[in-house]
Molecule: transfer RNA
Organism: Caloramator australicus RC3
RNA sequence: GCUCCAUUAGCUCAGCGGUAGAGCAGCUGAUUCGUAAUCAGCAGGUCGCCGGUUCGAAUCCGGCAUGGAGCU
Numbered sequence: 001g002c003u004c005c006a007u008u009a010g011c012u013c014a015g016c017g018g019u020a021g022a023g024c025a026g027c028u029g030a031u032u033c034g035u036a037a038u039c040a041g042c043a044g045g046u047c048g049c050c051g052g053u054u055c056g057a058a059u060c061c062g063g064c065a066u067g068g069a070g071c072u
Stems, first nucleotide, its partner, number of pairs: 001071007010024004018055001026042005048064005
């Protein structure tokens, strides 16, 4: 230098162009003599950034950034 992959909640990851989700972690409550476990609920996201396409973009296209793999 070129090619490919990844980027979504604190962490690990889902998400066929039409209201962004799960598990774990966190908080509150129930339960217990108390803790843990369990159960119920709550909160937490400018979907890496900038543009484009579209009535509508996390999703499609381009560029950039970061990380990873390969080639030279």